[in-house]
Molecule: c-di-GMP-I riboswitch aptamer
Organism: Nitrospirota bacterium
RNA sequence: ACUCCGAACCGCUAAACCUCGGGCGACCGGGGGGCAGAAAGCCGCGGGUCCCUCCUCAACGGGACAGCCGGGUUGCCGAC
Numbered sequence: 001a002c003u004c005c006g007a008a009c010c011g012c013u014a015a016a017c018c019u020c021g022g023g024c025g026a027c028c029g030g031g032g033g034g035c036a037g038a039a040a041g042c043c044g045c046g047g048g049u050c051c052c053u054c055c056u057c058a059a060c061g062g063g064a065c066a067g068c069c070g071g072g073u074u075g076c077c078g079a080c
Stems, first nucleotide, its partner, number of pairs: 005078002012037002017032006035067001041073003045070003048065005
């Protein structure tokens, strides 16, 4: 230095809910708030779930979720 691993340390993020704003909506952003998290940093590549227009429905198409799973990529600390 790297890999595995996750004791300790300095810290980090921020669920539900409330509030303000954006969006047809899923949901997103600011503030509050802490459920939890060793990648809960980032990426819509694969799967999955959710939303929407047209339409009777559907198909097609478009979108959302990275804190659903997998994968890719970057990173703090250093006990066993």